[in-house]
RNA sequence: GAGUCGGUCAGGCGGCCGCGGUACCCGGGCAUCGACCCGUGGGCCGAGGAACGUCCGGACUCCGCAGGACAGGAUGCUGGCUAACGGCCAGGCGUGGUGACACGUGGAAAGCGCAACAGAAAGCAGACCGCCGAUGGCUGCGUCCCUCGGGACACGGCACAGGUGAGGGUGAAACGGUGAGGUAAGAGCUCACCGGCACCGGUGGUGACAUCGGUGGCCAGGCAUGCCCCAUCCGGAGCAAGGCCAAGCAGGGGGAGGGCGGUCCGUCCGCAGACACCCCCAGGUAGGCCGCAACGAGGCGUUCAGGUAACUGGCGCCCCAGACAGAUGGUCGCCACCGCGGCAACGUCGGCAACGACGCCGCGGGACAGAAUCCGGCGUACCGACCGACUCCU
RNA sequence: GGGGCCGUAGUCUAGCCUGGAUAAGGCACCAGCCUCCGGAGUUGGGUAUCCCCGGUUCAAAUCCGGGCGGUCCCGCCA
Numbered sequence: 001g002a003g004u005c006g007g008u009c010a011g012g013c014g015g016c017c018g019c020g021g022u023a024c025c026c027g028g029g030c031a032u033c034g035a036c037c038c039g040u041g042g043g044c045c046g047a048g049g050a051a052c053g054u055c056c057g058g059a060c061u062c063c064g065c066a067g068g069a070c071a072g073g074a075u076g077c078u079g080g081c082u083a084a085c086g087g088c089c090a091g092g093c094g095u096g097g098u099g100a101c102a103c104g105u106g107g108a109a110a111g112c113g114c115a116a117c118a119g120a121a122a123g124c125a126g127a128c129c130g131c132c133g134a135u136g137g138c139u140g141c142g143u144c145c146c147u148c149g150g151g152a153c154a155c156g157g158c159a160c161a162g163g164u165g166a167g168g169g170u171g172a173a174a175c176g177g178u179g180a181g182g183u184a185a186g187a188g189c190u191c192a193c194c195g196g197c198a199c200c201g202g203u204g205g206u207g208a209c210a211u212c213g214g215u216g217g218c219c220a221g222g223c224a225u226g227c228c229c230c231a232u233c234c235g236g237a238g239c240a241a242g243g244c245c246a247a248g249c250a251g252g253g254g255g256a257g258g259g260c261g262g263u264c265c266g267u268c269c270g271c272a273g274a275c276a277c278c279c280c281c282a283g284g285u286a287g288g289c290c291g292c293a294a295c296g297a298g299g300c301g302u303u304c305a306g307g308u309a310a311c312u313g314g315c316g317c318c319c320c321a322g323a324c325a326g327a328u329g330g331u332c333g334c335c336a337c338c339g340c341g342g343c344a345a346c347g348u349c350g351g352c353a354a355c356g357a358c359g360c361c362g363c364g365g366g367a368c369a370g371a372a373u374c375c376g377g378c379g380u381a382c383c384g385a386c387c388g389a390c391u392c393c394u
Numbered sequence: 395g396g397g398g399c400c401g402u403a404g405u406c407u408a409g410c411c412u413g414g415a416u417a418a419g420g421c422a423c424c425a426g427c428c429u430c431c432g433g434a435g436u437u438g439g440g441u442a443u444c445c446c447c448g449g450u451u452c453a454a455a456u457c458c459g460g461g462c463g464g465u466c467c468c469g470c471c472a
Stems, first nucleotide, its partner, number of pairs: 001392009011335007019046004025042001026039004048368001052379002055377005060238004072234005077091005092105005106229002111227002113223002128168002130164003135161002137158004142153004176194006195219002197216008242290004248285001252281004262275003298318005304313003337365006347358004395468007404421004414452001423439005445461005
């Protein structure tokens, strides 16, 4: 100088004004004590690393205490941590990087499925060009045989059947590589070496895996973030869960009275009935209280213990926001930080000097975002400042 | 506060589950023809960052993860 990884902070102090809570003190209701109520005062407490997104996991509550099976969902190398997790720690393997390090991660030789366009062929492969055409077919010449139709043998030709996956070309992807043998031409067709894979065995490791030896021409491509298989886990809903108290109006259940009176059954009278009036009961609503904020998977510290670590245990200290339209704010001064501009003036250092650094002066900046049942994670947003460890180059 | 669903031309939808290279259709829009002019009719035209950013894959509107935006639901009794 260039980088990699991890962590901390999220301006400080003071003045004035203001807001929410408060179990304690103080003051008042109150003449004493206790309890209770009130507060215009004092004391004390009052946002975050993400309070956010609501992506996971739990606590808690209710739903037939929810056991099993199917369906469905989630996770996915190995071992560990944890209340639990898709989180964290450590390790294995692969890829990238000179490196610190980063990223990825079950199974594609269980089965089904998919691969546009191009290309001859795209999944128990395939013949367009090229090569070959041994064999079969057609045919020419020669020799021999013959019952004169033909047949046999040898050497050629055609490229018809067919063979070939070495070469060309296409594609993201074309069924190992080099050499030799072999063949009509070729090819793991065969052999040697190299690479991969499967199986068997040994050694090391808890394990993923590593390594060594042997056997097998076995050469088996990609996608499971397609279905699926395997292993593990998951009952559902969520604090608007849920519980307690409970006004008014209306409706519900029960009772008393059956007595003078009211309303109804077309009208009048009589009788009977119902309803209301009276009393009691229960449910729900408005509203209030709890859940809910002070004992916890709690926070901080620790040169105490175990562990590489995550983490766990011990010890010490602390109690640390809490509403229900929702508080945590505003302003001024000084200091500190960062950026830009200036150096006319002042100071220090370097330099012969120009000038540069610090200082000084002026202007500007300070983000993302705000609790709402509570915890553990992850992810995302964020002006910047600082610290530690490590790598590479000079 | 707690849950569900959605995002594709100007607009309304399809395609997404089962990935395939020109993203389809209606209305609207633009241009030509017709008409004296307009409408209607008719012929032609696609105007798109498939909300954004990453990942898987040869290949993503589609599958996976994260973000942004929109929309709907919630109490008690019967």
This is a predicted complex of two RNAs, RNase P RNA and transfer RNA, with 472 nucleotides together.